[in-house]
Molecule: transfer RNA
Organism: Leucobacter sp. OH1287
RNA sequence: GCCGACUUAGCUCAGGGGUAGAGCAAUUCCCUCGUAAAGAAUAGGUCACGGGUUCAAAUCCCGUAGUCGGCUCCA
Numbered sequence: 001g002c003c004g005a006c007u008u009a010g011c012u013c014a015g016g017g018g019u020a021g022a023g024c025a026a027u028u029c030c031c032u033c034g035u036a037a038a039g040a041a042u043a044g045g046u047c048a049c050g051g052g053u054u055c056a057a058a059u060c061c062c063g064u065a066g067u068c069g070g071c072u073c074c075a
Base pairs, nucleotide, nucleotide: 001071002070003069004068005067006066007065010024011023012022013021018055026042027041028040029039048064049063050062051061052060
């Protein structure tokens, strides 16, 4: 340099045009003599960034950035 995959909650990940979700973590409650576990509830998101298409975009298209992998060139 070229090719491909990926980027969504604090972490790990679903969701691929029509209300953004799960598990774990956090907070509160419940329980207990006490602690942990189990149980209930709450909070937490510019869906990497910019633009386009659309009545409507996390989702489709283009560009950029980053992460990972593969290939190639030079020394």